[in-house]
Context: one part of a larger RNA
RNA sequence: CGUGGGAAGUUUGCGAGGACCUGACCUUAGUACGAGAGGACCGGGUUGGACUGACCGCUGGUGUACCGGUUGUGAUGCCAAUUGCAUUGCCGGGUAGCUACGUCGGGAAGAGAUAAGCGCUGAAAGCAUCUAAGUGCGAAACUCCCCUCAAGAUGAGACUUCCAACUAGGGCCGUCAGAGACGAUGACGUUGAUAGGCUACAGGUGUAAAGGCAGUAAUGUCAUAGCCGAGUAGUACUAAUUGCCCAAAAA
Numbered sequence: 001c002g003u004g005g006g007a008a009g010u011u012u013g014c015g016a017g018g019a020c021c022u023g024a025c026c027u028u029a030g031u032a033c034g035a036g037a038g039g040a041c042c043g044g045g046u047u048g049g050a051c052u053g054a055c056c057g058c059u060g061g062u063g064u065a066c067c068g069g070u071u072g073u074g075a076u077g078c079c080a081a082u083u084g085c086a087u088u089g090c091c092g093g094g095u096a097g098c099u100a101c102g103u104c105g106g107g108a109a110g111a112g113a114u115a116a117g118c119g120c121u122g123a124a125a126g127c128a129u130c131u132a133a134g135u136g137c138g139a140a141a142c143u144c145c146c147c148u149c150a151a152g153a154u155g156a157g158a159c160u161u162c163c164a165a166c167u168a169g170g171g172c173c174g175u176c177a178g179a180g181a182c183g184a185u186g187a188c189g190u191u192g193a194u195a196g197g198c199u200a201c202a203g204g205u206g207u208a209a210a211g212g213c214a215g216u217a218a219u220g221u222c223a224u225a226g227c228c229g230a231g232u233a234g235u236a237c238u239a240a241u242u243g244c245c246c247a248a249a250a251a
Base pairs, nucleotide, nucleotide: 001152005163006162007161008160009159010158011157015149016148017147018146021049022048023047024046025045026044027043033038051106052105053104054103055102059100060099061098062097066093067092068091069090070089071086072085073084074083075082076081110144111143112142117137118136119135120134169246170245171244172243173189174188175187176186177185194239195238196237197235198234199233200232201231203228204227205226211222212221213220214219
């Protein structure tokens, strides 16, 4: 921009893409078969491999804005306590998120029409013949079934509702994240829990500083303390103010 008015929502599916894998074991059954050696079809069940989708409850990884330990050195006048730098100084852990080495699932079954092949009936050709007329079975291939996209499918579809005018609706602006390079998408904007703050809890670290007590002291203890990013709730304390713009035809 189009989709013969403008919108919001819900859809159909022309078509396109994806997937399509496979082992072993148990059983049927040491059965059929076979002199024996050996050893099935068909069917039922279990468990794997690779590939693939989703997820983070578990097990792990990461987690340079979390906690702790510790070395050297500088600074806050000194002690103590903090803090800068040294690869995040080094080291031990680790929430959310993201992840695999983790967990769950998938390729099942079925239908249609067929290939090679196997047939039935059956003439030409009194026989025979699956084929000429007719008719049946038959494969991971084909068409469906499963998953995803999909009406620019210009063949532009359908349904429901709203608006006929400073309106329906959309945008600007602001607070944001289950979204994200930017647009976009989604949530919210006081009739409000959208983000921050605060409170509580979960979770992490591991028992803060100051002081008392014990000890000559190191240190221990009073004390599951102190601190805390992203988590879950609650709570209008702060910020989402007020507003502005676009916006629809023909008969």
Predicted 3D model of a 251-nucleotide part of an RNA (large-subunit ribosomal RNA, domain VI) from Algoriphagus resistens. Rfam family: Bacterial large subunit ribosomal RNA. Gene Ontology terms of the family: structural constituent of ribosome and ribosome. The coordinates come from a structure-prediction model, not an experiment, and the mean pLDDT is 89. Lineage of the source: Bacteria > Cytophagia > Cytophagales > Cyclobacteriaceae > Algoriphagus.